Transfer RNA from a Candidatus Gottesmanbacteria bacterium, 72 nucleotides, folded computationally. The prediction has a mean pLDDT of 84. Its Rfam family is "tRNA". By type it is a transfer RNA. Its family is annotated with triplet codon-amino acid adaptor activity in the Gene Ontology. Its Rfam clan is "tRNA clan".

RNA sequence: GGAUCCGUAGCUCAGCGGUAGAGCGUUCGGUUCACAUCCGAAAGGUCAGAGGUUCGAUACCUCUCGGAUCCA
Numbered sequence: 001g002g003a004u005c006c007g008u009a010g011c012u013c014a015g016c017g018g019u020a021g022a023g024c025g026u027u028c029g030g031u032u033c034a035c036a037u038c039c040g041a042a043a044g045g046u047c048a049g050a051g052g053u054u055c056g057a058u059a060c061c062u063c064u065c066g067g068a069u070c071c072a
Base pairs, nucleotide, nucleotide: 001071002070003069004068005067006066007065010024011023012022013021018055026042027041028040029039030038048064049063050062051061052060
């Protein structure tokens, strides 16, 4: 220098163009003499950034940034 893949909650990841989710973690409550387990609830997201297409974009297109791999 060229190519491919990835970027979504604190972490690991789902998400078929129409309300952004799960598990774990955190906080609160229940249960217990107490802790653990278990049960319930809550908080937590500019969906990497910008532009475009569309009635509507996390998802499609282009560019940029970051990471991984391959080729030279």